[in-house]
Predicted 3D model of a 74-nucleotide RNA (transfer RNA) from Lactobacillus acetotolerans DSM 20749 = JCM 3825. RNAcentral holds the sequence, with entries from ENA.

C1' cells in the first nucleotide's frame, strides 16, 4: 500500500430484517448469620471510538477518520 475483523456499563459479552440499549461477573443498600462467606431481593452504572450523510427516526445503513489484530504484497 491493499483486503478483511474488531472499538457498546468498571471487565468479559449480547443486540444489526433501523423504532431511542440488555446479560454475567464486579460495585452499593437490605434480607439472612454469633460474624464473614454463599444463597436471595433490589438499586445504580454507557446517548454504543470520533465526525459527517441518508431518515421521520439508525448501536444497526453510507462516506471520511483514529485504534487494536489478522492476511497479502513490496
Nucleotide at each position: 500500500g491493499c483486503c478483511g475483523a474488531c472499538a457498546u456499563a468498571g471487565c468479559u459479552c449480547a443486540g444489526c430484517u433501523g423504532g431511542u440499549a440488555g446479560a454475567g461477573c464486579a460495585u452499593c443498600u437490605c434480607c439472612c448469620u454469633c460474624g464473614u462467606a454463599a444463597a436471595g431481593a433490589g438499586a445504580a452504572g454507557g446517548u454504543c471510538g470520533g465526525a459527517g450523510g441518508u431518515u421521520c427516526g439508525c448501536c444497526u445503513c453510507c462516506u471520511c477518520u483514529u485504534g487494536u489484530c489478522g492476511g497479502c504484497a513490496c

Rfam family: tRNA. The family's RNA type in Rfam is transfer RNA.